[in-house]
RNA sequence: CAGAACUCCGAAGAGUUGCCAACUUAAUGGCACACCGAAGGAGCAAGCACCUACCAGCGUGUGAAUCUCUCAGGUACCGCGACGGAGGGGGUGGC
Repeated sequence: CAGAACUCCGAAGAGUUGCCAACUUAAUGGCACACCGAAGGAGCAAGCACCUACCAGCGUGUGAAUCUCUCAGGUACCGCGACGGAGGGGGUGGC
C1' cells in the first nucleotide's frame, strides 16, 4: 500500500391474483394459474491444454458475466437484495 468479515447509505424487476384453512394482523400454510432475476445455485463462447509428430475431428478437460436457466428465492408495505459509495481493518500478500 492492497485487503475479508462487519457497520451505515443508495439500490431494480414481477400478482396488494383466485380458492380453502387458520388468524383477526397487511403476517402463516395448502392448491391453482400468471410472472420477475440483482440472495444463493446451475449452464456455456472464444482461448488454452490434451488425444498426436502434423492436419482434421460431432472428442476430452479447463473456461466469465449484470448473458442464459429459473432449482431455490421473490411479485403492496416491511424485509431480502447483486452491485456502488463511505467506514472498517482480521488472515494474508506486495513494496
Model confidence (mean pLDDT): 80 of 100. This is a predicted structure of a 95-nucleotide RNA (Glycine riboswitch aptamer) from Nitrincola sp. The organism belongs to Nitrincola, within Bacteria.